[in-house]
Molecule: c-di-GMP-I-GGC riboswitch aptamer
Organism: Candidatus Bipolaricaulota bacterium
RNA sequence: CUCGAAAAGGGCAAACCCGUCGUAAGGCGGGGGCGCAAAGCCACGGGCCUCUCGGGAUCACGGGGUAGCCGGGCUGCCGAGG
Numbered sequence: 001c002u003c004g005a006a007a008a009g010g011g012c013a014a015a016c017c018c019g020u021c022g023u024a025a026g027g028c029g030g031g032g033g034c035g036c037a038a039a040g041c042c043a044c045g046g047g048c049c050u051c052u053c054g055g056g057a058u059c060a061c062g063g064g065g066u067a068g069c070c071g072g073g074c075u076g077c078c079g080a081g082g
Stems, first nucleotide, its partner, number of pairs: 001081004011036002016031006034068001040074003044071003047066005054061001
């Protein structure tokens, strides 16, 4: 630097349920375990979801969310190959 077929020690945790915060999307804690080699971190670009309040309304704008949608940035365990 490239890769994740096999192995070891482990790690994370979808749906769903309970509690809690939030208008919501969703977050957090516990149970759970579908999956994951960055499912570690960052909303920078695109996408998607949502919106109490603003505007008559929709779209857009704007705010919020999603890193387990994709790209990008930073960091990193084990193993294999060079």